[in-house]
């Protein structure tokens, strides 16, 4: 240099007007509103993202529910750890892929049962189509053995090599691989050895039923929790109140009270497993200790528009309770490690 591979950052930049939301100050004993509280003008301050996105997981928070066990559903599956929690993240193990940095696996169990497995093919787990073998024959064939050979298939009776036999067959034997046992390393997954067991565990499929472990109460901020008109309902009213032509009941109004919780408004609401930044343990994920910081909280819903100058002409996208992943979307720029190959010193 080239090609490749892991990672981190950033999402045009500077100025000016205009506009919008939040806080805070004035005007200010303004206005509206029973009341909480809104509201308008100015001025000063902040003001969206790496995903703010799908709403797929997992925590918190909040209301109901909950004595204890059991069924049914679910959801995850090597092993050790991190966390509030995880389907997550970190370090190992096996396993695939690559020359390599690396990347990738939903990675228990198919010797507990059941199912399924297109076509071909004689047979898909159970059997003879060729073929060898024996043995009958009327010479066409019949019978009976055999999975070593061919052929079908993605898969064909554990492979391979011998032994053995009529021809074959774990029928036996070494190797190899199952499966048990035991030994050594390692917290463990697993890796090294080693004895045994002839092997009726022996095709694949458990994101097919289904077994074994281990976990899961349900439904959400439209959760929920406070105030609370108006109206409608309850009760009360004196030696005093109004209609209902004079009393008396009654009724219908007033006026008190008081339940209920609409309309309306407040809390929820942004101080958090928070960011920064050093130092400690720690491979790491991440934790501890210090010292700094406050950084959006609307609700019809604000973060936008417009000009000027650069530049490479600017992408996917806009919070609505909050973190903690995860998947997807993305115009590029910028840094850092590392492989390979080739080339120079």
């Nucleotide at each position: 240099a080239a090609a490749g591979u892991g990672g981190c950052a950033c999402a045009g930049a500077u100025g000016g007007c205009c506009g919008c939301g939040g806080c805070c100050g004035g005007c200010a004993g303004g206005c509206c509103g029973a009341a909480a509280g809104g509201u308008g003008c100015c001025g000063g301050u902040c003001g969206a993202g790496g995903a703010a996105a799908g709403u797929c997981c997992g925590g918190g928070c909040u209301u109901c529910a909950c004595a204890g066990g059991g069924c049914a559903g679910g959801a995850u599956g090597c092993c050790g750890g991190a966390u509030a929690a995880c389907a997550u993240c970190c370090g190992g193990u096996g396993g695939a892929g690559g020359c390599g940095a690396c990347u990738c696996c939903a990675a228990g169990g198919a010797c507990a049962g059941u199912g399924c497995a297109a076509c071909a093919g004689a047979a898909a787990u159970a059997u003879a189509c060729c073929g060898c073998c024996g043995g009958c024959u009327g010479c066409g064939g019949c019978c009976g053995g055999u999975a070593a050979g061919g052929g079908u298939g993605g898969a064909a009776g554990g492979g391979c090599a011998g032994u053995g036999u009529a021809a074959g067959a774990g029928a036996c034997u070494a190797c190899c691989g199952c499966c048990u046992c035991c030994c050594c390393g390692g917290u463990a997954a697993c890796g090294g050895g080693g004895a045994g067991g002839g092997c009726a565990u022996a095709u694949g499929u458990a994101a097919a039923c289904c077994c074994c472990a281990u976990c899961c109460g349900a439904a959400g901020c439209a959760a929920g929790a406070c105030c609370g008109a108006a109206a409608c309902g309850a009760a009360g009213c004196a030696u005093a109140u109004g209609g209902c032509g004079g009393c008396c009941c009654g009724u219908c109004a007033g006026c008190u009270u008081c339940a209920g919780g609409u309309a309306g408004g407040u809390c929820g609401c942004u101080u958090g497993a928070g960011c920064c930044u050093g130092c400690c343990g720690g491979c790491g994920a991440c934790g501890g200790c210090a010292g700094g910081u406050c950084u959006g909280g609307a609700u019809a819903g604000a973060u936008g528009g417009c000009c000027a100058u650069c530049c490479g002409c600017g992408a996917c996208a806009u919070a609505a309770c909050c973190c903690g992943g995860c998947u997807u979307a993305c115009c590029g720029u910028g840094c850092c490690g590392c492989u390979u190959u080739g080339u120079u010193u």
Molecule: Bacterial RNase P class A
Organism: Lachnospiraceae bacterium